[in-house]
């Protein structure tokens, strides 16, 4: 159990950083906005990496009275797996607007008990 805790999505509210950044060409009454080129700069769509840690393999040593053999246990080497508001700046983004990790509240859907 008229479903807790989660998980994945919907609505709504609130959210941060950085150039209304130069030059051509188009669009608008205008403010702007679009396109290519450069030049600086941000991390909170997304997305890139890895720590401790685990693991497969192979070498090498210990211990189970002594051999072989199996158990195991340590070291080292190589690969995989391995987190984020860390990272990197590919994407995206640097007046309003839109977008926005993350959080409240709600709603669906799944899962099953705290």
């Nucleotide at each position: 159990a008229u479903g807790a805790c989660g998980u994945a999505g919907g609505g709504u509210g609130a959210g941060a950083g950085a150039g209304c950044g130069u030059u051509c060409g188009g669009c608008u009454c205008a403010g702007g906005c679009c396109g290519a080129a450069c030049c600086g700069c941000c991390g909170a769509a997304g997305g890139u990496g890895c720590a401790a840690g685990g693991u497969c393999a192979c070498g090498g040593g210990g211990u189970a009275a002594g051999c072989c053999g199996u158990a195991u246990c340590c070291c080292g080497u190589c690969g995989c797996c391995g987190a984020a508001a860390c990272u990197c700046u590919c994407a995206g983004g640097c007046a309003a607007a839109u977008g926005g990790g993350u959080c409240g509240c709600u709603c669906u859907a799944u899962u099953g008990a705290c």